[in-house]
RNA sequence: GAUAGCUCAGUUGGUAGAGCAAGGGCCUUUUAAGCCCGUGGUCGCUGGUUCAAGUCCAGCUC
Numbered sequence: 001g002a003u004a005g006c007u008c009a010g011u012u013g014g015u016a017g018a019g020c021a022a023g024g025g026c027c028u029u030u031u032a033a034g035c036c037c038g039u040g041g042u043c044g045c046u047g048g049u050u051c052a053a054g055u056c057c058a059g060c061u062c
Base pairs, nucleotide, nucleotide: 001062002061005020006019007018008017014051023037024036025035026034044060045059046058047057048056
């Protein structure tokens, strides 16, 4: 260091986002490109603290 399929954010603990990819739509004779829109998460695992944990603590795995 471990967070979406990939690359990564996530502030003082307050209920998780971007880009890309994939999907749908518009456009186009078709493809590509361009534009628009959703979808997609056991935040490595198990516990603890807390009204509340991605965030703090302990152990474990890689």
Overview: The prediction has a mean pLDDT of 80. This is a predicted structure of a 62-nucleotide RNA (transfer RNA) from a marine eukaryotic metagenome. Its Rfam family is "tRNA". It is annotated as a transfer RNA. The RNAcentral record of the sequence draws on MGnify.